RNA sequence: GGGCCCAUGGUCUAGUGGCUAUGACGCCACUUUCACAAGGUGGAGGUCACGGGUUCGACUCCCGUUGGGCCCA
Numbered sequence: 001g002g003g004c005c006c007a008u009g010g011u012c013u014a015g016u017g018g019c020u021a022u023g024a025c026g027c028c029a030c031u032u033u034c035a036c037a038a039g040g041u042g043g044a045g046g047u048c049a050c051g052g053g054u055u056c057g058a059c060u061c062c063c064g065u066u067g068g069g070c071c072c073a
Base pairs, nucleotide, nucleotide: 001072002071003070004069005068006067007066010025011024012023018056027043028042029041030040031039049065050064051063052062053061
């Protein structure tokens, strides 16, 4: 230098054009217990990496950028 793949709460992850973006772990409160753990109920937490485009409508499709991984040279 060329090609391919990936980027979604603190972590992992579902979502392949249409309701308020899904679940688990973790965190907080309540409950339970003599107490802790486990269990139960509720809650907080997301500029969907960034910028543009297409569309009535984009996490999703297209282009570019950034970061990471793999392959070729």
Predicted 3D model of a 73-nucleotide RNA (transfer RNA) from a Candidatus Woesearchaeota archaeon. The coordinates come from a structure-prediction model, not an experiment, and the mean pLDDT is 81. Its Rfam family is "tRNA". The family's RNA type in Rfam is transfer RNA.